[in-house]
RNA sequence: AACGAUAAAGGCAAACCCUGAGUGAUCAGGGGACGCAAAGUAAAGGAUCUUUAACCAUACUGGCAGAGACGCAUAAGGAUGCACUCUGCUAUGAAUUAAAGAUAGCCCUACUACCGAAC
Numbered sequence: 001a002a003c004g005a006u007a008a009a010g011g012c013a014a015a016c017c018c019u020g021a022g023u024g025a026u027c028a029g030g031g032g033a034c035g036c037a038a039a040g041u042a043a044a045g046g047a048u049c050u051u052u053a054a055c056c057a058u059a060c061u062g063g064c065a066g067a068g069a070c071g072c073a074u075a076a077g078g079a080u081g082c083a084c085u086c087u088g089c090u091a092u093g094a095a096u097u098a099a100a101g102a103u104a105g106c107c108c109u110a111c112u113a114c115c116g117a118a119c
Base pairs, nucleotide, nucleotide: 003116004115011036012035016031017030018029019028020027021026034105040111041110042109045107046106047103048102049101050100051099052098053097054096060093061091062090063089064088065087066086067085068084071082072081073080074079
């Protein structure tokens, strides 16, 4: 340097609960431990999430209307209902774009650090 024990000494603290900050993602303090060998630090890249604005129908979703064909249920039948497919309209849903943020316990990257069995 690399690696990581059923080692030693120690460390951190998820969910959840309480208090506070924030529009929010989330954060801080206390309790609490699921886990962690960098779960130490840093938002440059990806990813996810939040807020605001733009866009205004393009996935997906909800609602309404129309059409289709098959299935199921009821019915003697006509038919009715449900589910399905397609089209159109619509949404202060969404998607997309931009800006500002959040997450380092999502990944990558950079920097730093305790201990020392085996390899």
The RNA shown here (c-di-GMP-I-GGC riboswitch aptamer) has 119 nucleotides and comes from Candidatus Jettenia ecosi.